[in-house]
Context: one part of a larger RNA
RNA sequence: UGACGGGGGCCCGCACAAGCGGUGGAGCAUGUGGUUUAAUUCGACGCAACGCGAAGAACCUUACCUGGGCUUGACAUACAGGUGGUACCGAACCGAAAGGGGAGGGACCCCGCAAGGGGAGCCUGCACAGGUGCUGCAUGGCUGUCGUCAGCUCGUGCCGUGAGGUGUUGGGUUAAGUCCCGCAACGAGCGCAACCCCUACCCUCUGUCUGCCAGCGGGUAAAGCCGGGCACUCUGAGGGGACUGCUCCGGAUGACGGAGAGGAAGGUGGGGAUGACGUCAAGUCCUCAUGGCCUUUAUGCCCAGGGCCACACACGUGCUACAAUGGGACCGACAGCGGGAUGCAAUACCGCAAGGUGGAGCCAAUCCCUAAAACGGUCUCUCAGUUCGGAUCGAGGUCUGCAACUCGACCUCGUGAAGGCGGAAUCGCUAGUAAUCGCACAUCAGCACGGCGCGGUGAAUACGUUCCCGGGCCUUGUACA
Numbered sequence: 001u002g003a004c005g006g007g008g009g010c011c012c013g014c015a016c017a018a019g020c021g022g023u024g025g026a027g028c029a030u031g032u033g034g035u036u037u038a039a040u041u042c043g044a045c046g047c048a049a050c051g052c053g054a055a056g057a058a059c060c061u062u063a064c065c066u067g068g069g070c071u072u073g074a075c076a077u078a079c080a081g082g083u084g085g086u087a088c089c090g091a092a093c094c095g096a097a098a099g100g101g102g103a104g105g106g107a108c109c110c111c112g113c114a115a116g117g118g119g120a121g122c123c124u125g126c127a128c129a130g131g132u133g134c135u136g137c138a139u140g141g142c143u144g145u146c147g148u149c150a151g152c153u154c155g156u157g158c159c160g161u162g163a164g165g166u167g168u169u170g171g172g173u174u175a176a177g178u179c180c181c182g183c184a185a186c187g188a189g190c191g192c193a194a195c196c197c198c199u200a201c202c203c204u205c206u207g208u209c210u211g212c213c214a215g216c217g218g219g220u221a222a223a224g225c226c227g228g229g230c231a232c233u234c235u236g237a238g239g240g241g242a243c244u245g246c247u248c249c250g251g252a253u254g255a256c257g258g259a260g261a262g263g264a265a266g267g268u269g270g271g272g273a274u275g276a277c278g279u280c281a282a283g284u285c286c287u288c289a290u291g292g293c294c295u296u297u298a299u300g301c302c303c304a305g306g307g308c309c310a311c312a313c314a315c316g317u318g319c320u321a322c323a324a325u326g327g328g329a330c331c332g333a334c335a336g337c338g339g340g341a342u343g344c345a346a347u348a349c350c351g352c353a354a355g356g357u358g359g360a361g362c363c364a365a366u367c368c369c370u371a372a373a374a375c376g377g378u379c380u381c382u383c384a385g386u387u388c389g390g391a392u393c394g395a396g397g398u399c400u401g402c403a404a405c406u407c408g409a410c411c412u413c414g415u416g417a418a419g420g421c422g423g424a425a426u427c428g429c430u431a432g433u434a435a436u437c438g439c440a441c442a443u444c445a446g447c448a449c450g451g452c453g454c455g456g457u458g459a460a461u462a463c464g465u466u467c468c469c470g471g472g473c474c475u476u477g478u479a480c481a
Base pairs, nucleotide, nucleotide: 001481002480003478004477005476007475008474009473010472011471012470013469015465016464019429020428021427022426023425026320027319028318029317030316031315032314033313034311035310042053043052064306065305066304067303068302069301070300073128077127079125080124081123082122083121088105089104093100094099108119109118110117111116130295131294133293134292135291139289140288141284142283143282144280146278151190152189153188154187155186156185157166158165159164170181171180172179196272197271198270199269201240202239203238204237205236207234211230216227217226218225243266246260247259248258249257250256322422326381327380328379329378330377331376332375338369339368340367343362344361348357349356350355388419393414394413395412396411397410398409399408435457436456437455438454439453441451
């Protein structure tokens, strides 16, 4: 100087408390450990591994296993020699394919009248290619984490033999090393904040498709359907607006705090992007790059099939429930983000349905995906393992795809399991949040209970900081560095 303390003081954070909903029990989905296996490819391991790399494992992917095959190789560059019936195409035949095989067909470019020469290509050889083989304790790059925490440093000066200190401590204050005051310090940098984006209010412009009978005319069974018009909603560009600016009180007449007015909005309005010096020899040589090592008729390459989907068990993350603020039937209403051309697909028809036939319209503020669901209304069930719950299994089917046996999703009929709210323990959340409800998208032929977004309905509670966890500042002890 740090680190540490079941030392002290001060202060924060869904850290506790207050409150709401879960997990831990059940069934299933998914990841992991373990076990099994010819193989169940590899990595990730407290927080910060475990619905993680996987934003799509039937083949492919694929790195694994078994078997079959190829060697200058699936791919790059260079050299030497060879080569016109050469490159290339390729029938029989073997084969699961890859591969082998080769009847037969059969070129191109440059110089040149031609002969001929050269090139490309191919063959042989050589140098090499190749490696998701090892080392993230050799590395770059990227990332996680402490932590959006308020810290981390420098120049000069001053103090100290020195390590180092001071500044950065102190008194207030703040979300903040934020600001004020003081001070052997005075300044400065990286961080904080602001500048950026979205959102909440208003204005201007924008207006053939969005919106509107708002005001007029036409028209319909109905409908912005038509004329017409940009007022409103909206689209999208620009601008305004919030700054403790104003008032009162407190305070050192300060920073600032409290109350209030006005306002769509206050006192960093809400959300995002943004992550200081560093820590964990944290993670990644399986994105990529790269040193070293290893391998080269194989640790490379191609193919078929299998495996990554195994199942006595154990754990994590989820979904669905255990019902009556609920289940079922019918009718009725209201979103937003997005996506659509070998795509999205309407009306219609067929099918109980998944879906099929068919194809209007749309390259899309125009048409389509699209129905939103919870919700509201009426009827029904009456507390039961049930009209709860849907696992499991049987049968029949639909779709994608060369192909759904291992191993897809969905539909219909039948079957109806565990489950009556969950031990010790444990997680999330402070507001348009939790809870609950559905919708879109990426990946994608197909496959979503996961991920990422979107909107609908919409709470309860916070006395307080003693305690648990993590963190910041000062101080103290130390036989630790």
Predicted 3D model of a 481-nucleotide part of an RNA (small-subunit ribosomal RNA, 3' major domain) from a sediment metagenome. The full RNA is in RNAcentral, with records from SILVA.